[in-house]
Context: one part of a larger RNA
RNA sequence: GACGAACGCUGGCGGCGUGCUUAACACAUGCAAGUGGUGCGACGAACCAGACUUCGGUCUGGGGCAAAGCCGCGAACGGGUGAGUAACACGUGAGUAAUCUGCCCCGAUGACCGGGACAACCCGAGGAAACUCGGGCUAAUACCGGAUGAUGAGCCCAGGCGUAAGCCUUGUCUCUAAAGGAAGCUUCGGCCUCCGCAUCGGGAGGAGCUCGCGGCCCAUUAGCUAGUUGGUGGGGUAACGGCCUACCAAGGCGACGAUGGGUAGCUGGUCUGAGAGGACGAUCAGCCACACUGGAACUGAGACACGGUCCAGACUCCUACGGGAGGCAGCAGUGGGGAAUCUUGCGCAAUGCGCGGAAGCGUGACGCAGCAACGCCGCGUGGGGGAAGACGGCCUUCGGGUUGUAAACCCCUUUCAGGAGGGACGAAGGUUCACCGGUGAAUAGCCGUGUGGAUUGACGGUACCUCCACAAGAAGCUCCGGCUAACUACGUGCCAGCAGCCGCGGUAAUACGUAGGGAGCAAGCGUUGUCC
Numbered sequence: 001g002a003c004g005a006a007c008g009c010u011g012g013c014g015g016c017g018u019g020c021u022u023a024a025c026a027c028a029u030g031c032a033a034g035u036g037g038u039g040c041g042a043c044g045a046a047c048c049a050g051a052c053u054u055c056g057g058u059c060u061g062g063g064g065c066a067a068a069g070c071c072g073c074g075a076a077c078g079g080g081u082g083a084g085u086a087a088c089a090c091g092u093g094a095g096u097a098a099u100c101u102g103c104c105c106c107g108a109u110g111a112c113c114g115g116g117a118c119a120a121c122c123c124g125a126g127g128a129a130a131c132u133c134g135g136g137c138u139a140a141u142a143c144c145g146g147a148u149g150a151u152g153a154g155c156c157c158a159g160g161c162g163u164a165a166g167c168c169u170u171g172u173c174u175c176u177a178a179a180g181g182a183a184g185c186u187u188c189g190g191c192c193u194c195c196g197c198a199u200c201g202g203g204a205g206g207a208g209c210u211c212g213c214g215g216c217c218c219a220u221u222a223g224c225u226a227g228u229u230g231g232u233g234g235g236g237u238a239a240c241g242g243c244c245u246a247c248c249a250a251g252g253c254g255a256c257g258a259u260g261g262g263u264a265g266c267u268g269g270u271c272u273g274a275g276a277g278g279a280c281g282a283u284c285a286g287c288c289a290c291a292c293u294g295g296a297a298c299u300g301a302g303a304c305a306c307g308g309u310c311c312a313g314a315c316u317c318c319u320a321c322g323g324g325a326g327g328c329a330g331c332a333g334u335g336g337g338g339a340a341u342c343u344u345g346c347g348c349a350a351u352g353c354g355c356g357g358a359a360g361c362g363u364g365a366c367g368c369a370g371c372a373a374c375g376c377c378g379c380g381u382g383g384g385g386g387a388a389g390a391c392g393g394c395c396u397u398c399g400g401g402u403u404g405u406a407a408a409c410c411c412c413u414u415u416c417a418g419g420a421g422g423g424a425c426g427a428a429g430g431u432u433c434a435c436c437g438g439u440g441a442a443u444a445g446c447c448g449u450g451u452g453g454a455u456u457g458a459c460g461g462u463a464c465c466u467c468c469a470c471a472a473g474a475a476g477c478u479c480c481g482g483c484u485a486a487c488u489a490c491g492u493g494c495c496a497g498c499a500g501c502c503g504c505g506g507u508a509a510u511a512c513g514u515a516g517g518g519a520g521c522a523a524g525c526g527u528u529g530u531c532c
Stems, first nucleotide, its partner, number of pairs: 001531003005528005012379006018372002020337001025335003029332003034073003039070002047062006080290003090214007099207003104203007112146004121136006152175003156171001158169004180195003184191002216262003223253003228250008265287004269280004292313005315326004343369001345368003351365001352363004382412004392403004416473001418468005426459001429456007436448004476521005481502003487516005497504002
């Protein structure tokens, strides 16, 4: 000098930050991932129209709220933690002729004909429950078959390129696709716009894999290794590879530190320092790993998946004892541990993300508020005048000195806190109404940096502004022997005590305790811990 600090004393306000460093200990409760009716069937409230009516209402058509189901996309992001990991985990620089890529963008082409189911629903059965089973009906952008099809994939031949594995091009043959929905117009044939679907090529962004170099300690760890090192055949993967397997060979690593042990997430950075360096890796950002412990795969463009599945284990809970349920290292919160670390708050208004054509819905991400002097910064606790200088305190050589212009008193100001009134920016965009323009046959629909009005803010009646009243409500902490700025008196008497080092205290203690005075910092001041 610094700190995610703690402890002691003290404590007025604001802004901006920060806040379980310990038990990756266990968790009550609520919330944290949904969304689409412009994919689908069924149910069907309000309301509108028509018909009937015994005047209660009923039926038909439109309409479409809400919950559940099928289906699509998302749930692999965002958020948390640092256990493990000394490793291609990370950083940096290369490679991939060994690779994949949903949504998005660009370009090209296509979308023909059919089929059978399963939920929901109805009926029945079992179970305490979780839930499960049987029969029957049904739709789709769900599922399946056929057709078409190449610039796509595969084999072979030929040519070109490449250091090689191999890559590119041409040709024959073989293989492989699809789905519809909405608005408008219509001469009812269809047309047109938008959102989708299929295939191929390219892009963007993302990801996998490989390699060079770099960054901890211990040699009181010296030898380590059988899928081990290499090859061949096969398997597997998006992809190279002992990644796996069978056989063959006997290799591979190591004092330039293998192997073993300890410790540890890595980095941008942070702190310190003139620098070199040293220490650290909270918040913020990038990467990695993990999600009760261990293991496994499924789905999918992407996971071996925090709020998915299965198995095993420990623990907790429910039970009708047959059987079931759970996973806060998400946000709050609880217990425990600890010197120690916050509210079971408000809102989706903004930013962003998911879904949707859109309106919109969701979002403990995020934006805000709350608590804490935990940190940094700013402000205030008044300003001017006022005595050869009150009282009181302390000291005294008893003359006086000092506290001290300090107070009182006079004049002035009113920041902040308090009271009253006004009152935002953050809103760009979206929605809606009217108008205008374009397209168009159209007054429809769609489009527009178009014009105007209305509407949309958690924070918040907050910031800010104005006014009101009163110096009024707002100063402590540590130190005063030397280092080191600051001295006297009394008490104590090697006692009680102090202390960072040197050292003080045994009767005149500037070093202990108290008082007066002084010094230093100041809403803080000291102490402790840690690093430089």
Notes: A computed fold for a 532-nucleotide part of an RNA from an uncultured bacterium, annotated as small-subunit ribosomal RNA, 5' domain. The RNAcentral record of the full RNA draws on ENA, Greengenes and SILVA.